Molecule: Lysine riboswitch aptamer
Organism: uncultured Lachnospira sp.
Parts: sequence; structure tokens; C1' cells
RNA sequence: AAGUAGAGGUUGCAUUAUUAAAGAGUAAUAUACACGAUGUGCCAGAACACAAAUGAAUGUAUACGAAAGGUGAUGAUGCCGAAGUGGUGUAUAGUCUGGAUAUAAACUGCUGGGCGUAAGUUUAAUAGAUUUGCGACUGUCAUCAGAAUGAUGGAGGGCUACUU
Repeated sequence: AAGUAGAGGUUGCAUUAUUAAAGAGUAAUAUACACGAUGUGCCAGAACACAAAUGAAUGUAUACGAAAGGUGAUGAUGCCGAAGUGGUGUAUAGUCUGGAUAUAAACUGCUGGGCGUAAGUUUAAUAGAUUUGCGACUGUCAUCAGAAUGAUGGAGGGCUACUU
């Protein structure tokens, strides 16, 4: 230098199945009354298409009544940059311009790991996620002291073992 195999944790990481809570008595749908001309296709504008005086949108009442993303538990599978996240183009999401969001890959930056906490953002949410900061815990290596152990510092392109 190259290759192979491992460790961190009983809340390691991710995917997936079942199930529970919440979402929510919400959205949608239907009926009645009022009102009287706009409304729908993510947001704004333009065009296009559709619906609408056989009543648009809106309000009130009644009936009926979901789902998704996200979370917990249990199981299965794949693993240890596992994976996550920021930025930048690109492609797709009825047409054009601008924006938002989601998915996919590429380039690039950061993070050893989980937890708690403050503020911001997101979300139905005080759950969760995420950015920045702080805190102790934990694994690993280096240096110093050393009886046990402790202190300081670094980062996963690392660490340990074996082979060539």
C1' cells in the first nucleotide's frame, strides 16, 4: 500500500409487514334555508378546458363520514457512511412565465453514536424532523499522569484483528 473479517448500541442505522393512538367528528359527499355570479385545474398572472340562474362562490343547520405524510409497539430483511442533512445545476409533476413542494440521479460540504435542552423552520400537533448553540453519557485512537482510573485533544477516508 492492497484485501478479508469485525466492534461501538438492548433506543446503532435503514427498508418493509401487521397493529395502535392521533389526524377527526376534520376533508369530501348529500339535503334544507339564505344570498345572487362566479368557481375548478398546487400559488400568482395569461391562455385553454370544464362546471354554473335547472343557482357559482359563501354562510348556517342536519345526515353520513374517510385518507395520506409523520409517531409508538411487535416481527422480518439488509447492514456499520450503516445513514442523515445543507448547497448547486438537471429531469418529471395539463400549456407559457415566476415561485413552492415532491421524487430521481449527479457534483459538493458537514456529522463517530444515541440522549437532553434553548431558539428558528416545518407539521393538525406541545409528537416527530431539521439548522445553529449548549450539556452530560458512550465507543475509538493519540498524548500526559497513573494502583484503580483520570485529564486534554482528534475524527469514520477512522479503529481493531488477520493475510499478501